The RNA shown here (transfer RNA) has 72 nucleotides and comes from Contarinia nasturtii.
């Protein structure tokens, strides 16, 4: 330099083109002398970035960016 994967909340891991789901961890409650445990409840995502095709994109194409792999 070529090819190939991968990129979704603070982390993890999910979603046939059709309401972004779930743990974990935050925050509030209840319980507890106080804390962990439990139990109930809310916040938290322009799905790495831009552009397209579509009535509709996390997904399909192009382009970039970040990371890995693997070939010279």
């Nucleotide at each position: 330099g070529g090819c190939c994967c991968u990129g979704u909340g603070g982390c993890c891991u999910a979603a046939u083109g059709g309401c972004a789901a779930g743990g974990c961890g935050u925050c509030g409650g209840a319980c507890u002398u106080c804390g962990g445990a439990u139990c109930c409840g809310a916040a938290g995502a322009u799905u790495g970035a831009g552009c397209g095709u579509u009535c509709g994109a996390g997904u399909c194409g192009c382009u970039u960016c970040a990371g890995g792999g693997u070939c010279a």

It matches the Rfam family "tRNA". NCBI's taxonomy places the organism under Eukaryota, Eumetabola, Aparaglossata, Panorpida, Contarinia. The RNAcentral record of the sequence draws on Ensembl Metazoa.